[in-house]
Predicted 3D model of a 473-nucleotide part of an RNA (small-subunit ribosomal RNA, 3' major domain) from a metagenome. The RNAcentral record of the full RNA draws on SILVA. It matches the Rfam family "Bacterial small subunit ribosomal RNA". Model confidence (mean pLDDT): 83 of 100.
Context: one part of a larger RNA
RNA sequence: UGACGGGGGCCCGCACAAGCGGUGGAGCAUGUGUUUUAAUUCGACAACGCGAAGAACCUUACCUGGGCUUGACAUCCCGCGCUACCAUGGGAAACCAUGGGUUCCCUUCGGGGACGUGGUGACAGGUGCUGCAUGGCUGUCGUCAGCUCGUGUCGUGAGAUGUUGGAUUAAGUUCCGCAACGAGCGCAACCCUUAUCCUGUGUUACCAGCAUUAAGUUGGGGACUCUCAGGAAACUGCUGGUGUAUAGCCAGAGGAAGGUGGGGAUGACGUCAAGUCAGCAUGGCCUUUAUGUCCAGGGCUACACACGUGCUACAAUGGCCGGUACAACGGGCUGCUACACCGCGAGGUGAAGCGAAUCCCUUAAAACCGGUCUUAGUUCGGAUCGUAGUCUGCAACUCGACUACGUGAAGUUGGAAUCGCUAGUAACCGUGGAUCAGAACGCCGCGGUGAAUACGUUCCCGGGCCUUGUACA
Numbered sequence: 001u002g003a004c005g006g007g008g009g010c011c012c013g014c015a016c017a018a019g020c021g022g023u024g025g026a027g028c029a030u031g032u033g034u035u036u037u038a039a040u041u042c043g044a045c046a047a048c049g050c051g052a053a054g055a056a057c058c059u060u061a062c063c064u065g066g067g068c069u070u071g072a073c074a075u076c077c078c079g080c081g082c083u084a085c086c087a088u089g090g091g092a093a094a095c096c097a098u099g100g101g102u103u104c105c106c107u108u109c110g111g112g113g114a115c116g117u118g119g120u121g122a123c124a125g126g127u128g129c130u131g132c133a134u135g136g137c138u139g140u141c142g143u144c145a146g147c148u149c150g151u152g153u154c155g156u157g158a159g160a161u162g163u164u165g166g167a168u169u170a171a172g173u174u175c176c177g178c179a180a181c182g183a184g185c186g187c188a189a190c191c192c193u194u195a196u197c198c199u200g201u202g203u204u205a206c207c208a209g210c211a212u213u214a215a216g217u218u219g220g221g222g223a224c225u226c227u228c229a230g231g232a233a234a235c236u237g238c239u240g241g242u243g244u245a246u247a248g249c250c251a252g253a254g255g256a257a258g259g260u261g262g263g264g265a266u267g268a269c270g271u272c273a274a275g276u277c278a279g280c281a282u283g284g285c286c287u288u289u290a291u292g293u294c295c296a297g298g299g300c301u302a303c304a305c306a307c308g309u310g311c312u313a314c315a316a317u318g319g320c321c322g323g324u325a326c327a328a329c330g331g332g333c334u335g336c337u338a339c340a341c342c343g344c345g346a347g348g349u350g351a352a353g354c355g356a357a358u359c360c361c362u363u364a365a366a367a368c369c370g371g372u373c374u375u376a377g378u379u380c381g382g383a384u385c386g387u388a389g390u391c392u393g394c395a396a397c398u399c400g401a402c403u404a405c406g407u408g409a410a411g412u413u414g415g416a417a418u419c420g421c422u423a424g425u426a427a428c429c430g431u432g433g434a435u436c437a438g439a440a441c442g443c444c445g446c447g448g449u450g451a452a453u454a455c456g457u458u459c460c461c462g463g464g465c466c467u468u469g470u471a472c473a
Base pairs, nucleotide, nucleotide: 001473002472003470004469005468007467008466009465010464011463012462013461015457016456019421020420021419022418023417026312027311028310029309030308031307032306033305035302042051043050062298063297064296065295066294067293068292071123075122076121077119078118079117080116081115085100086099087098088097089096090095104113105112106111125287126286128285129284130283134281135280136276137275138274139272141270146185147184148183149182150181151180152161153160154159165176166175167174191264192263193262194261196232197231198230199229200228202226206221207220210219211218235258238252239251240250241249242248314414318373319372320371321370322369323368330361331360332359335354336353339350340349341348342347380411385406386405387404388403389402390401391400427449428448429447430446431445432444433443
């Protein structure tokens, strides 16, 4: 100087408390461990709906079997051909054998290029090892308020001072004081979005008044909603109180918004030899008729069990039936598909419109109105299984999603323990997208309905500053 303390002081955080809803019990989905297996590819444990924004083949790295050896891919050299392509046979395919076949571009007609094939070796190749050789990127403490430097001063020196103190703040934020005076990286602001208004813009959006219609449908309008450009607006600016005359704090006015208005992006010096050689790049090592490469099938989907994350429930604030209202964000040509007909349905057949503020996905659902069920393992719950189908796709057996009929399991609110959340939040409800042929209860967004509680900081956890002890570095 640090680190540590079941030392002290001050302070903060959904850290506790106060509340609301869960997890832990059930079934299922999904990930992990273990086990099994020819293989159940690999990594991650600050892991575990994580890499994976999507394993039937492919992907694919794993296993079994069948092939190839200058190679599936790149450059160079030599020879041949005009290759490709098609047919037949063998084969699971890769591929092998045989046969047919004649077309590319430029040309100074010598040839050259592209393509294919044979040979030779230089080389290719490796998701093989090492994240403890590395770059880059990332997690974590933590969006915590800290981490440092120059000059000066003090100290023999390591170092100290500044950065401590008194106030204050979300903040090393700001003020005052002070052997310090300044500065840098962080904080804040600048950026995006949302909330109000103004100006401009009016089509595909809108419709107050005037006509018109089944309908903003059409004429028309430029007010309103909205669109997307530019501006205005919030600064403790004003008033009062308080404080030290400050920084500030409290209350109020005005205001769409008030003291960081809400949300996002943004992550200092560093810590953990943290993670990643399987995104990529890369040193070294290893491999080279194999640890490379092609193909078929299988596996990654196994299942005594254990754990994590979710979904659905156990019901009446509910289930079912009928009626009926109101969104937002997005996506669409290998696409979204209106409408009509067929089908109980998944869907099918025909077929307009739309590269889209125009057409479509697109009926939002919970809510509301009426009816029914009457506390029951039920008209709750839907697992599981049987049968028949639909769709995608060469192909749904291993191993897809969905539909119909039948079946109708566990489950009556969950032990110890444990998680999230402070406002348009939690909770409940639906909805869009990425990936994607198909395949979400996951992920990333969007809107609708919309709470309760916070006395307080003694305690648990994590953190910041000062101080003290130490046989630790």